[in-house]
Glycine riboswitch aptamer from uncultured Magnetospirillum sp., 104 nucleotides, folded computationally.
It matches the Rfam family "Glycine riboswitch aptamer". From the family's description: This family represents the bacterial glycine riboswitch.
RNA sequence: ACGAACCCCGCGGGAGAGAUCGCCCCGCUUGGCCACCAAGCGAGGCGGCGCCGAAGGAGCAACCGCCCCUGGAAACUCUCAGGCAAACGGACCGCGGGGGGAUG
Numbered sequence: 001a002c003g004a005a006c007c008c009c010g011c012g013g014g015a016g017a018g019a020u021c022g023c024c025c026c027g028c029u030u031g032g033c034c035a036c037c038a039a040g041c042g043a044g045g046c047g048g049c050g051c052c053g054a055a056g057g058a059g060c061a062a063c064c065g066c067c068c069c070u071g072g073a074a075a076c077u078c079u080c081a082g083g084c085a086a087a088c089g090g091a092c093c094g095c096g097g098g099g100g101g102a103u104g
Stems, first nucleotide, its partner, number of pairs: 006099008018049001020048005026042007050084003056080001057078003063072003
């Protein structure tokens, strides 16, 4: 001087699956028999059925390590969690910056 793995930040891209049913509650609009009620829309909570997998989590495996025991390990599998209009989130990918310090 060049600088890998890995970590952090910013920007961009980023899929799948019911805008499902019922109950409760809040707000708005309209109407009425007007301190109550009904309908519609939106948000939240709970429950049911149906689904999705790419936060997280768990399991096994190719494979790697290990004398044995056994350790690590996926975008596979399971759906505990999460999600099923938009928004948010989102594994992963690209670019930029910072840390880092393998290797020579």